A computed fold for a 73-nucleotide RNA from Aegilops tauschii subsp. strangulata, annotated as transfer RNA. RNAcentral holds the sequence, with entries from Rfam. RNAcentral records the identical sequence in 2 taxa.

């Protein structure tokens, strides 16, 4: 080369049939605790890879282009 999958928070991944972007780690505070861990409470978060189309509406469709993984010459 050729053929398939994926790409959404700082990280691991959900998003149903197109209709208000989310969990769970993480990080901040404060509570408990002699103190640290741990556990509880609030809190903190995004250019959904990029361009283009399609639609009244796109994370999702539909097309190029670029990343990363398998599989086979």
């Nucleotide at each position: 080369g050729c053929u398939u999958g994926u790409c959404u928070a700082g990280c691991u991944c959900a998003g149903u049939u197109g209709g208000c972007a989310g969990a769970g780690c993480g990080c901040a505070a404060g509570g408990c605790u002699c103190u640290u861990a741990a556990c509880c409470u609030u809190g903190u978060g995004g250019u959904c890879u990029u361009g283009g189309g399609u639609u009244c509406g796109a994370g999702a469709c539909c097309u190029a282009a670029g990343g990363u993984g398998g599989g086979u010459g």

Source information: Its Rfam family is "tRNA". Rfam classes the family as a transfer RNA.